The RNA shown here (SAM riboswitch aptamer (S box leader)) has 112 nucleotides and comes from Bacteroidetes bacterium UBA7688. Lineage of the source: Bacteria > Pseudomonadati > Bacteroidota.
RNA sequence: UACUUAUUAAGAAAGGCAGAGGGUAAUGGCCCAUUGAAGCCUUAGCAACCUUUUCAAUUCAGUUUGAAAAACAGGUGCUAAUUCCAUCCUAUUUAUUUAGGGUAGAUAAGUC
Numbered sequence: 001u002a003c004u005u006a007u008u009a010a011g012a013a014a015g016g017c018a019g020a021g022g023g024u025a026a027u028g029g030c031c032c033a034u035u036g037a038a039g040c041c042u043u044a045g046c047a048a049c050c051u052u053u054u055c056a057a058u059u060c061a062g063u064u065u066g067a068a069a070a071a072c073a074g075g076u077g078c079u080a081a082u083u084c085c086a087u088c089c090u091a092u093u094u095a096u097u098u099a100g101g102g103u104a105g106a107u108a109a110g111u112c
Stems, first nucleotide, its partner, number of pairs: 002111007013043005021032003026087004044079003049075002051071004055066003083104001088101004
């Protein structure tokens, strides 16, 4: 880098350095930002993908499963707004009204 699978309506911020952008590359909206953006560092937290422990079921076997419970330790991730919203398709509506799906992106685990 590519592919596969899963999730994507919940959750969780302070300080320091820095100094003008940021929220998905694009377009259109909308929003955040000098009462300090991006980025970096420190500390804290969230979560439960991997992981660990317990429980239940299951197996020749801690063997496998869980849509049960938990989170001390470890690997990631995350800590404005649904992935901020829309873009393509379908249905629906008085209405770009509403609903569903897709694409793309993000994260995790795995494969070459």
Annotation
The model forms 97% of the base pairs in the Rfam consensus. Model confidence (mean pLDDT): 80 of 100. The sequence was found by an Rfam model in a public genome assembly.